[in-house]
Molecule: RNase P RNA; transfer RNA
Organism: Patescibacteria group bacterium
């Protein structure tokens, strides 16, 4: 120094408005006087609280059926999935267990201890499917090459075909037939090799052919001694998970974030839940009444007919007011006791805190401090070579106070809280963990 | 406030119960033609939206996230 990780998440004033209670005046309004985002208000991935609906059952009243109590049957789907705790409730938090990976330390090794990190962690001895290339062969091993046995054939060695044995060599792959390590034997590959030696042959261990044939490696299988792993019975510990000890035993390839199996859990839908008010807003049509014009009629201010307006009323469309639910509640904060390893609970105190909008207030402008970053400047210190009587002058590096500029994140409640996950500028770093360089 | 669904070459879209990705239009570069179009021939071309996990192996299965599209209601 850089990453994660935790925290923190700019301040004051002045003017112009916004949304919300209160209180005053007289109504539109207006003064006064309070209040007004987060740590994530996001993603909308879990969970609950509230609220309707659905079944089923009961009881009461009915013409239909309704109201009221209780509970969520089976089935298909969906979810969790090592144990205890915490919690309204969780896939969420806290402590254990087991599993794996890194470091060190041990031990001839398999392994064994100890400190860290991660850890969707029931079942693969109930069934299906997969498991590419590659390879004989991907799981009841049709044995492909080499091996060894038995039989024909052909020409003795051996070669060719046919049956059968062996999963001890090959060599492929992420995995190879299923326990693994050390010592000891021991069969077998490698190997009719290599080396040795004879012979031919050559300029020459030059090239050819016949005999012999190892070390070392791995290695079926058999003893001996350990070790890891399951299953069964006991003891001990431990609320269990599971640990440990004895004892007789086994050897079933992966994969279940493949489909299944197995235990638990799950009625649906979400505040656009859902209640109140009852037509307030707009347009049209229908009826009567009243009013104005005009025509007809009549002695008349009468009567009647159109056309228009007004409010009424009844009916279609269209838009979608208004209240409540709505924000004080499993609630934050702070100090302090009591329990518990802890998460967290209980409890006492505080003249503690606490927004509710309806397309959605919480702003916008100046001004002036904070913080940080760049620059100019250089009180002042340091280092080194020059230089000077002289730490004098020079250089180069850091730098207080000044001055001048820039930056100040992500983001914006919408029915609550509990959670997980995701963004985040400076700044904090002796709360931490990890990497890189210096000393 | 609830609820589905889809990100694959420059563009449209397949592939999607795991084995290492392609089509059509476009792009280049040759041939044909006096040129250009058409036609033939050949060639390139992917962060499979990101990140982490399961597997021997991930487009894909899981879990988180980003980004874009659609519905849904009352008082009609």
């Nucleotide at each position: 120094g850089c990453u994660g990780u935790a925290g923190u998440g700019c301040g004051u004033g002045g003017u112009c408005g916004c949304c919300c209670c209160a209180g005053c005046g007289u109504a539109a309004c207006g003064c006064u006087g309070g209040g007004g985002a987060g740590g994530a208000a996001a993603g909308u991935c879990c969970g609950a609280a509230c609220a309707c609906c659905c079944u089923u059952u009961g009881a009461c009243a009915u013409c239909a059926u309704g109201u009221u109590a209780a509970a969520g049957a089976a089935g298909u789907g969906g979810g969790u999935g090592g144990c205890g705790g915490g919690u309204a409730a969780c896939g969420c938090c806290c402590g254990c267990c087991g599993g794996u990976c890194c470091u060190g330390a041990u031990g001839c090794g398999a392994g064994u201890c100890a400190g860290g990190g991660c850890u969707a962690g029931g079942g693969a001895a109930a069934g299906u499917g997969c498991c590419a290339c590659a390879g004989a062969g991907a799981c009841a091993a049709u044995a492909c090459u080499a091996u060894c046995c038995c039989g024909a054939c052909g020409u003795c060695a051996c070669g060719u075909c046919g049956g059968g044995a062996g999963a001890a060599a090959g060599g492929u792959g992420a995995a190879a037939a299923g326990u693994c390590u050390a010592c000891a034997g021991g069969u077998g590959u490698u190997a009719c090799u290599a080396u040795g030696u004879u012979c031919u042959u050559u300029u020459a261990u030059u090239a050819g052919a016949g005999c012999u044939c190892a070390c070392a490696a791995c290695u079926a299988c058999u003893g001996u001694a350990g070790a890891a792993u399951c299953c069964u019975a006991a003891a001990u510990g431990g609320c269990a998970a599971c640990a440990u000890u004895u004892a007789a035993g086994a050897a079933u390839g992966g994969u279940a974030a493949a489909c299944c199996c197995c235990a638990c859990u799950u009625g649906g839908u979400g505040c656009a839940a859902g209640g109140c008010c009852g037509u307030g807003u707009c347009c049209c049509g229908c009826u009567a009444u009243u009013c104005a014009u005009u025509g007809u009629u009549g002695a008349a201010u009468u009567a009647u007919a159109a056309u228009g307006a007004a409010g009424a009323g009844c009916g279609g469309g269209a838009a979608g007011a208004g209240c409540c639910g709505c924000u004080u509640g499993a609630u934050c904060c702070g100090u302090c006791u009591u329990g518990g390893u802890a998460a967290c609970a209980a409890g006492a105190c505080g003249c503690g805190a606490c927004a509710g909008a309806u397309a959605g207030a919480u702003g916008a402008c100046c001004a002036u401090g904070g913080u940080c970053c760049c620059g100019c400047u250089a009180c002042u210190c340091a280092u080194u070579g020059u230089u000077u009587c002289a730490u004098u002058a020079u250089a180069u590096g850091a730098a207080a106070a000044g001055c001048g500029g820039g930056a100040u994140a992500c983001a914006g409640a919408a029915u609550u809280c509990g959670g997980c996950u995701u963004a985040u500028a400076g700044c904090u770093a002796c709360a931490c963990a990890g990497c890189a360089c210096a000393a | 406030u609830c609820c589905g669904c889809g990100g694959u070459a420059g563009c449209u879209c397949a592939g999607c119960c795991g084995g290492u990705a392609g089509a059509g239009c476009g792009c280049c570069u040759c041939c044909c033609u006096g040129u250009u179009a058409a036609g033939g021939a050949g060639g390139a071309u992917g962060u499979c939206c990101c990140a982490g996990g399961u597997u021997c192996g991930a487009u894909c299965c899981c879990u988180g996230g980003c980004c874009g599209c659609g519905g849904a209601g009352c008082c009609a």